[in-house]
Context: one part of a larger RNA
C1' cells in the first nucleotide's frame, strides 16, 4: 500500500426475517458422474460445470469403433506430357458401397496469327505442397463467464514525506450513486454513475388500405355505397423538472406530505448499455494463430455400428399424489408471431392419428388458428370416474431407409405415488402462482430454449443473526 480477522463503526442487496410456490420421496424426460463397451468422440468442474457448447445424433451431422478402398489426395496454387471444349440423361455387369469396367443417348465454348496456339476442362508424371475436430488455452489474438450495473479505477500539476508512497478520493450532510452541497494543501481532468438510445403508459399533428364504422342507405357478414369521426397502424411532436404550496434542514444538497394540478412524481416501469482489473477462470472441437506432431496416415472416402448402453449416485425439469379436482356438455374473450421446395380454407372419408381435395395467400387481405384457465351438469373421498408409467395388438406420418434408433393414434393394459427426511432454492406487483399461444433449429424428432399475452394473489416488524457487497478505521 493491499489483503485478511469467529477486530470496531456506518450502509446495502429476496441477504436474513415477514409471506407464496417449489426442490429433496414416486414415475418419467433431459444432462453429469460411475461402470460396462470394438466404440460409447470432446469439451465444461464450487458460486461462475451438470435441459451446459448441441437452435434439435436414424444416414448426414460425427470428431469415435469395425471392416473395405484411396495416396499430389475432397480442397488451393505452380511445372510437364497427352487428349479434347464439357457436362448431363438413361441403362448393364461385380461390389455392403465407396469404387472399378462396359453400353446408348443430347449437348459441344471463347480468343485466334487456324498452328491443340492461348484461355478452359478431363487423364496421367514427378515434386514444390495440400490435410489435420492431432496437442499445448500454462505461447496467443478474438470472444466470453464472474465478482457487479457493485461504485468505484485513475491521471496531470501542485503540496507532504530520504522513501515506498500520501494528498486530491478523507471530513460534516445528502443520494440509488466518488450523487450533489458544505469545509478543506489541494487545483482541475479521464474512465465509469446519470442522460442522451429503444420500448410501455397520456395527449396532438400527419396519414387512411388490406383497417375502423358515429351519422345514411344496404347485406346472413364492415358485405357493399358512403365516410376517415372513432379503434388501430405508424411516422413527427408535447409532457415531469423537485416547476408550484406548505414543513424540516446549516440560509445548502436534500428530505417529508391519501398537498395542489396531472394519464404519468420524485430514476415513472421494462431494455440495451459492464469502468480499472480479478479468477495462468473457459474456448486451440466457432474462427485466426507461434511451437511441437502426423504426412501410404493421426491425412481421405465408404457400409454398418457407436454418441440412445444400465447393479448404481447427483444436477435440472415435466405429470403426479386429487373435489380449489377428474370427467362430459357448453361456447365468449387474448397477444406475439410464422407461412412459396410454404401456410394451406370450405367440401369429402375415417373413432382417431391422418386421408382426400384444392379455393385463397409472396400476406393490417389469404391460411396455421382451436385459445386455455371460465361456465353448467356429474361423481363423492375410494388407489377411486385420481393417476398415468410399462407392456400388448392394430395403425397413421415423415424420409433411400424408423431392427438397433423417431413423432404420433385407436383398443387393451393400469405400475409406482396418498404431499415427500435432513437439507436446499425461486419471487417484492401486472411480480409469484396459474392458463394456453407463437417461434427458431428443424424432412421428421422438445417436458429444452427464446417470446407472447389471460387470471392474478401474500408479505416486508426490522437489519440482532447467516450470505455476498461497499467507505472509513
Nucleotide at each position: 500500500u493491499g489483503a485478511c480477522g469467529g477486530g470496531g463503526g456506518c450502509c446495502c442487496g429476496c441477504a436474513c426475517a415477514a409471506g407464496c410456490g417449489g426442490u429433496g420421496g414416486a414415475g418419467c424426460a433431459u444432462g453429469u458422474g460411475g461402470u460396462u463397451u470394438a466404440a460409447u468422440u470432446c469439451g465444461a468442474a464450487g458460486c461462475a460445470a451438470c435441459g451446459c457448447g448441441c437452435a434439435g445424433a436414424a444416414c448426414c451431422u460425427u470428431a469415435c469403433c469395425a471392416a473395405c478402398c484411396u495416396u499430389u489426395g475432397a480442397c488451393a496454387u505452380g511445372u510437364c506430357c497427352a487428349g479434347u471444349a464439357u457436362g448431363g440423361g438413361c441403362u448393364c455387369c461385380a461390389g455392403a458401397g465407396a469404387u472399378g469396367g462396359g453400353g446408348u443417348u443430347c449437348u459441344u465454348c471463347a480468343g485466334u496469327u487456324c498452328g491443340g496456339c492461348u484461355g478452359g476442362c478431363u487423364g496421367g508424371a514427378a515434386c514444390a505442397c495440400a490435410g489435420g475436430u492431432g496437442c499445448u488455452g500454462c505461447a496467443u489474438g478474438g470472444c466470453u463467464g464472474u465478482c457487479g450495473u457493485c461504485a468505484g479505477c485513475u491521471c496531470g500539476u501542485g503540496u507532504c514525506g530520504u522513501g515506498a508512497g500520501a494528498u486530491g478520493u478523507u471530513g460534516g450532510g445528502u443520494u440509488a450513486a466518488g450523487u450533489c452541497c458544505c469545509g478543506c494543501a489541494a487545483c482541475g481532468a479521464g474512465c465509469g454513475c446519470a442522460a442522451c438510445c429503444c420500448u410501455c403508459g397520456c395527449c396532438c399533428u400527419u396519414a387512411g388500405u388490406u383497417g375502423c364504422c358515429a351519422u345514411c342507405a344496404u347485406u346472413u357478414a364492415g358485405u357493399u355505397g358512403g365516410g376517415c369521426a372513432c379503434u388501430c397502424u405508424a411516422a413527427g411532436g408535447g409532457g415531469a423538472c423537485u416547476g408550484c404550496c406548505g414543513g424540516u434542514g446549516a440560509u445548502a444538497a436534500g428530505c417529508c406530505g391519501c398537498g395542489a394540478g396531472g394519464a404519468a412524481g420524485g430514476u415513472g416501469g421494462g431494455g440495451a448499455u459492464g469502468a480499472c482489473g480479478u479468477c495462468a477462470a473457459g474456448u486451440c472441437c466457432c474462427c485466426a494463430u507461434g511451437g511441437c506432431c502426423c504426412u501410404u496416415a493421426c491425412a481421405g472416402g465408404u457400409u454398418g455400428g457407436g454418441c440412445u448402453a444400465c447393479a448404481c449416485a447427483c444436477g435440472u425439469g415435466c405429470u403426479a399424489c386429487a373435489a380449489u379436482g377428474g370427467c362430459g356438455g357448453u361456447g365468449a374473450c387474448a397477444a406475439u408471431g410464422g407461412g412459396c421446395a410454404g401456410c394451406g380454407a370450405a367440401g369429402g372419408g375415417g373413432c382417431g392419428a391422418c386421408c382426400u381435395g384444392g379455393a385463397g395467400c409472396u400476406a393490417a387481405u389469404c391460411c396455421c388458428a382451436a385459445a386455455a384457465a371460465g361456465c353448467c351438469g356429474u361423481c363423492u373421498c375410494a388407489g377411486u370416474u385420481c393417476g398415468g408409467a410399462u407392456u400388448g395388438c392394430a395403425c397413421u406420418c415423415u424420409g433411400c431407409a424408423a431392427c438397433u434408433c423417431g413423432a404420433g393414434u385407436g383398443c387393451a393394459u393400469g405400475a409406482a405415488g396418498g404431499u415427500g427426511g435432513a437439507a436446499u432454492c425461486g419471487c417484492u406487483a401486472g411480480u409469484a402462482a396459474u392458463c394456453g399461444u407463437g417461434g427458431a433449429u428443424c424432412a421428421g424428432a422438445a417436458c429444452g430454449c427464446c417470446a407472447c399475452g389471460g387470471u392474478g394473489a401474500a408479505u416486508a416488524c426490522g437489519u440482532u443473526c447467516c450470505c455476498g457487497g461497499g467507505c472509513c478505521u
Molecule: small-subunit ribosomal RNA, 3' major domain
Organism: uncultured bacterium